The RNA shown here (transfer RNA) has 71 nucleotides and comes from Candidatus Woesebacteria bacterium RBG_16_42_24. Model confidence (mean pLDDT): 82 of 100.

Parts: sequence; C1' cells; structure tokens
RNA sequence: GGGCCCGUGGUAUACCGGUAACAUGCUUCCAUGGCAUGGAAGAGUAGGGGGUUCAAUUCCCCCCGGGUCCA
Repeated sequence: GGGCCCGUGGUAUACCGGUAACAUGCUUCCAUGGCAUGGAAGAGUAGGGGGUUCAAUUCCCCCCGGGUCCA
C1' cells in the first nucleotide's frame, strides 16, 4: 500500500428498512432483625460525516478505530 471482516446501554451479545431487544451490571421500592436470594419499577445504547428513501442501526460512499490475510 491492497483485499476481507467487525464497530449496538457500563459489559457480553441479538435484531438488519417502519418506536432497538435479551442477559448481566446500576438506581429506587417490597419481602427479611440484617446479609445473600427473590419480586416490582426505572435510568442508560446503533463509532463520526454525507447520500438514497415517506422512513436508515439496517442499503451506498468517505473517514476513524480494531482484527485478519497478501505485498
């Protein structure tokens, strides 16, 4: 320098054009004398920019970061 793959709550992973989900963690409440455990509620997310579209996390382009292969 070139090819390919990946980037989603704090963490690990789903979903892949039509309000983004599960687990775990966090906060509050309930149960217990207290802890653990259990139950209820809640906050918190699509790497950045542009394009296509009525509508983009999803499709296209560029950039950034990571991985892998070739030189």